[in-house]
Molecule: transfer RNA
Organism: archaeon
RNA sequence: GAGCCCGUAGUUCAAUGGAUAGAAUGCCAGGUUUCGGCCCUGUUGAUCGGAGUUCGAAUCUUCGCGGGCUCA
Numbered sequence: 001g002a003g004c005c006c007g008u009a010g011u012u013c014a015a016u017g018g019a020u021a022g023a024a025u026g027c028c029a030g031g032u033u034u035c036g037g038c039c040c041u042g043u044u045g046a047u048c049g050g051a052g053u054u055c056g057a058a059u060c061u062u063c064g065c066g067g068g069c070u071c072a
Stems, first nucleotide, its partner, number of pairs: 001071007010025004018055001026044001028042004048064005
């Protein structure tokens, strides 16, 4: 320098272009326990950024940013 792939809660993953972006786990609070753990209940928390297409974009297009792989 060229090509391909990926980017969503703190973490691991879902989500036919269409209801409030969901689950597990984690944090926090409560219950339970002599205390703690396990367990139960509740709560909290996210679409990498800009532009475009569309009635409607996490999803499609494009330009950046970041990461990975391959080639040179």